The part of an RNA shown here (large-subunit ribosomal RNA, domain IV) has 336 nucleotides and comes from a Minisyncoccota bacterium. Rfam family: Bacterial large subunit ribosomal RNA. The prediction has a mean pLDDT of 82. The source organism's lineage runs through Bacteria, Bacillati and Minisyncoccota.

[in-house]
Context: one part of a larger RNA
RNA sequence: UAUUGGUUAAGGAACUCGGCAAUAAAGCGGCCGUAACUUCGGGAUAAGGCCUGCCACACGCAAGUGUGGCCACAGCGAACGACUCUCUGCUAACUGUUUAUCUAAAACACAACUCCAUGCGAAGCCGAAAGGCGCUGUAUAUGGGGUGACGCUUGUCCGGUGUCGGAACGUUAACGGUGGAAGUGGUAUGGAUUUAUCUGUACUGCGGACGCCUGAAGCGCCGAUGAACGACGGCAGUAACUAUAACUGUCUAAAAGUAGCGAAAUACCUUGUGGGGUAAGUUCCCACGCGCAUGAAUAGCGUAAUGAGCGGAGAACUGUCUCAACCAAUAGCCCG
Numbered sequence: 001u002a003u004u005g006g007u008u009a010a011g012g013a014a015c016u017c018g019g020c021a022a023u024a025a026a027g028c029g030g031c032c033g034u035a036a037c038u039u040c041g042g043g044a045u046a047a048g049g050c051c052u053g054c055c056a057c058a059c060g061c062a063a064g065u066g067u068g069g070c071c072a073c074a075g076c077g078a079a080c081g082a083c084u085c086u087c088u089g090c091u092a093a094c095u096g097u098u099u100a101u102c103u104a105a106a107a108c109a110c111a112a113c114u115c116c117a118u119g120c121g122a123a124g125c126c127g128a129a130a131g132g133c134g135c136u137g138u139a140u141a142u143g144g145g146g147u148g149a150c151g152c153u154u155g156u157c158c159g160g161u162g163u164c165g166g167a168a169c170g171u172u173a174a175c176g177g178u179g180g181a182a183g184u185g186g187u188a189u190g191g192a193u194u195u196a197u198c199u200g201u202a203c204u205g206c207g208g209a210c211g212c213c214u215g216a217a218g219c220g221c222c223g224a225u226g227a228a229c230g231a232c233g234g235c236a237g238u239a240a241c242u243a244u245a246a247c248u249g250u251c252u253a254a255a256a257g258u259a260g261c262g263a264a265a266u267a268c269c270u271u272g273u274g275g276g277g278u279a280a281g282u283u284c285c286c287a288c289g290c291g292c293a294u295g296a297a298u299a300g301c302g303u304a305a306u307g308a309g310c311g312g313a314g315a316a317c318u319g320u321c322u323c324a325a326c327c328a329a330u331a332g333c334c335c336g
Stems, first nucleotide, its partner, number of pairs: 001331008010322002014320001019317001029051004037042001039149001053070007071075001076081001084315007091307002096108002112147007124133003150302004155232003160229002162225005169220003176213004183206010233251005260294001261291001272288005
């Protein structure tokens, strides 16, 4: 000096990003008592207060209760041991699950809600197939997507994309039908010729470019559909102080963000502005709202209970600190 422990005057979070750490306080049992809120179950061991030994007597089966008395600083008399508490926000309803080995969470799951598919040889999945799972089940079933208890709700837009439905018309593949070029054989017969060959005509084969006809789904087309993917404006003017604009005009769009909430786990400007708490508060709480860039199952807003979740405040308590001191063990250093 370090590590691990122990004790500490006065103060008591002044430490620090943060009471991290520490276990200091509290602690068992009995009696009394217990708020807001609430889904009436809870919250709750809320909080908070008092008692606790021994002796005698009475009652009692006993446990124990009552009365009286006695001692101490102290009676769960030592030791062990069993919630620190309160107020207020955010978030997730809850118990649960998770990154074995840096993240336990607000992430995942969940009951519940909703949409889509599926009529059974089901859909879906595994498998060249046979076959199997689904299921020895049958729509109160099974598979898939989303939201995520509960309460109140879930607005507008179908133009784009997707899905579903439609089948008149357009487009359209192969096959098929039909016409058939180039090219290439055969037979007959000409021309040229350097005798290698080149080039015609007629008939007859092969060949099959390409054109036309026919032609399904799809696409075009017509419609529906948002708890499908998604989307949900701008510029001017206007009221008898000023300011503001219920109002008016105009442009665009498929429609022009409804109820709610809102400087938010979302707000750049920003330590917004006002209020509260503090002597002093970029955090926190309550409001306000032209919201850079909130918003309704990518759910919106509430919400008791719950949480090794994340903020803010307080009580109690303390070596976290003012500010350090001492003690013990071990390591470090020296000798061996």